[in-house]
Molecule: Bacterial RNase P class A
Organism: Naasia sp.
RNA sequence: UGGGUCGGCAAGACGGUCACGUCAUCCGCAAGGAUGCCGAGGAACGUCCGGGCUCCACAGAGCAGGACGGUGGGUAACGCCCACCCGGGGCAACCCGAGAGCUAGUGCAACAGAAAGCAGACCGCCUCACGCUUCGGCGUGCGGUAAGGGUGAAACGGUGGUGUAAGAGACCACCAGGGGCCUGGGUGACCAGGCCUGCUGGGUAAACCUCGUCCGGAGCAAGGUCAAGCAGGGAACGCUGAGGCGGCUCGUCGAGUUCCCGGGUAGACCGCUAGAGGCGUGCGGCAACGUACGCCCGAGAUAGAUGACCGUCCACGGUGCCUCGGCACCCGGACAGAACCCGGCGUAGCAGCCGGCCCAUUCA
Numbered sequence: 001u002g003g004g005u006c007g008g009c010a011a012g013a014c015g016g017u018c019a020c021g022u023c024a025u026c027c028g029c030a031a032g033g034a035u036g037c038c039g040a041g042g043a044a045c046g047u048c049c050g051g052g053c054u055c056c057a058c059a060g061a062g063c064a065g066g067a068c069g070g071u072g073g074g075u076a077a078c079g080c081c082c083a084c085c086c087g088g089g090g091c092a093a094c095c096c097g098a099g100a101g102c103u104a105g106u107g108c109a110a111c112a113g114a115a116a117g118c119a120g121a122c123c124g125c126c127u128c129a130c131g132c133u134u135c136g137g138c139g140u141g142c143g144g145u146a147a148g149g150g151u152g153a154a155a156c157g158g159u160g161g162u163g164u165a166a167g168a169g170a171c172c173a174c175c176a177g178g179g180g181c182c183u184g185g186g187u188g189a190c191c192a193g194g195c196c197u198g199c200u201g202g203g204u205a206a207a208c209c210u211c212g213u214c215c216g217g218a219g220c221a222a223g224g225u226c227a228a229g230c231a232g233g234g235a236a237c238g239c240u241g242a243g244g245c246g247g248c249u250c251g252u253c254g255a256g257u258u259c260c261c262g263g264g265u266a267g268a269c270c271g272c273u274a275g276a277g278g279c280g281u282g283c284g285g286c287a288a289c290g291u292a293c294g295c296c297c298g299a300g301a302u303a304g305a306u307g308a309c310c311g312u313c314c315a316c317g318g319u320g321c322c323u324c325g326g327c328a329c330c331c332g333g334a335c336a337g338a339a340c341c342c343g344g345c346g347u348a349g350c351a352g353c354c355g356g357c358c359c360a361u362u363c364a
Stems, first nucleotide, its partner, number of pairs: 001360009012313007020039002023036005041335001045346002048344005053219004065215005070084005085099001086097004100210002105208002107204002122149002124145003128141005157175006176200002178197008223270004232261006243253003277296008314333001317330006
C1' cells in the first nucleotide's frame, strides 16, 4: 500500500422565531390564558423469547400442548451471554453448527442403473454337462462369483497378498472406522496411548416419534379508589357460619359471596416511573459477570405532545476554476418514534469515523 476479518463510536453543532405536551407559579367564577423549566432511540420497532409487578387459579401428581438439547460457568430468568470440547469451511485472522436418539416402531428419497434397504448377476470371470470345431476356441444349459466394467449423491470398508475352477474378512499384514478392557491428563464435554476383537449391512428426527430438562392462566384496557348513571333476571354455595380482620389456632364482626345474561357509564385519581439504573476507579474472574466505594440520573401523554422555518458552521456528494493545493457555488444528514418497567434476540439503517488481528506485496 492492497485485500480480508473482528470489535467499538456516532446518529450533525450553535443561535433565533413560531407551534405542541406535562409540571411549577400567577391571573380568571369557569372555560381558559400568561411566564418559566423540561420533553424519544440505538434500535423507543417487531412483540419472538425471559423476568419483575398485578389479578385469578392452585395439596401433590399427571394428561394435552409448547420450547429447548455437547460440557462447564454467568444471570432474577432465558430459547440470551462467556469459556472450552467435537464436527465442518477458510492459507490465516476468523466464521458456521437444533451438536440427544434412525440397534424401539412408522414414514420418506428425483433421475440413472440389472440391482437402492432381508441389496444386486446387465456386461464380464469360472467349474461341470452336451453339441460343434480350422483344436486356438465357439454355442447352449445347470450352477458358482461382487475381483473388474458400467450407473448413481450413495452399490455393504481400502491396499497388497494367501487361497480358489473363478472369487470372496474365507484367511493374513498394514491402513481407516466401530466395540470391549486398561493406563495417563482434564471439574467435565473430551484428548493421548496400549492390548483384545473381522465387528465394518446406508441416509434422513427444524419427518412422525422416543428420551431428558423447563413451562398454571391472563395481562397496566393488569389491578385498586372516588364520582356519575342504570332495571332487573337466573344458577351455585351459605346462620350445621359464606365472607371480613388475622401467617395459623383461638377470638371477634355476622349475611352475604361467586358466576352467567341483561341494563348503565366511559369522567377523575392511584398504579406511573429511581431502577436486577448508568458512569468511573479498585478488587475477584481467561471471560460473561460479580463486588466495594465515589459520582450522576428533569418524558410520562390517554386518542395520545416532542414539529416546522430561518441564519452560521460541519460531514458526505456534485460542478467549475486554477498556482494541484485550495477556493467558489449547488446539494445535503438515514432507519425510525415512548405508552407499566427491565434483560435478550431479530429486523431496519444515508454517509461516516476509530481500533485489534490475519494474508499478500514493496522498501529499509